The RNA shown here (SAM riboswitch aptamer (S box leader)) has 108 nucleotides and comes from Sporosarcina sp. JAI121. It matches the Rfam family "SAM riboswitch aptamer (S box leader)". Rfam's curators write: The SAM riboswitch is found upstream of a number of genes which code for proteins involved in methionine or cysteine biosynthesis in Gram-positive bacteria. Model confidence (mean pLDDT): 87 of 100. It was read from a public genome assembly, where an Rfam model found it.

[in-house]
């Protein structure tokens, strides 16, 4: 880097440094000199994998290690189907399945 599987409506901040953009892309809408984003330190959340404990099984628990994460549902949206609304459409709402993305594990 590619492929496969699983999850993505919950949860979790403070200091120092930096200094202008950032929230993946589209269109929105937000965050940001009251210092965002990013880096470091400590703290926290969580439980994908390893580990430990309980258990006949199904499973449940712990949080030591490997990740991960700590604005907004993956912030909303994007493609298609269904449905509500409408004389019919459009818009919009709700539901479902995809696409794209993120994380973990395995494989190449």
């Nucleotide at each position: 880097u590619u492929c496969u599987u699983a999850u993505c409506a919950a949860g979790a901040g403070a200091g120092a440094c930096c200094g202008a953009g950032g929230g993946a892309g589209u269109g929105g809408c937000c965050c940001g000199a009251u210092g965002a984003c990013g880096u470091c330190u400590c703290a926290g959340c969580a439980a994908c994998c390893a580990g430990c404990c309980u258990a006949u099984u199904c499973a449940g628990g712990c949080a030591u290690g490997g990740u991960g994460c700590u604005a907004a549902u993956u912030c909303c949206u994007u493609u298609a189907g269904g449905u509500a609304u409408u004389c019919a459409a459009a818009c919009u709402g709700c539901c479902u399945a995809g696409a794209a993305g993120a994380u973990a594990a395995g494989a190449a």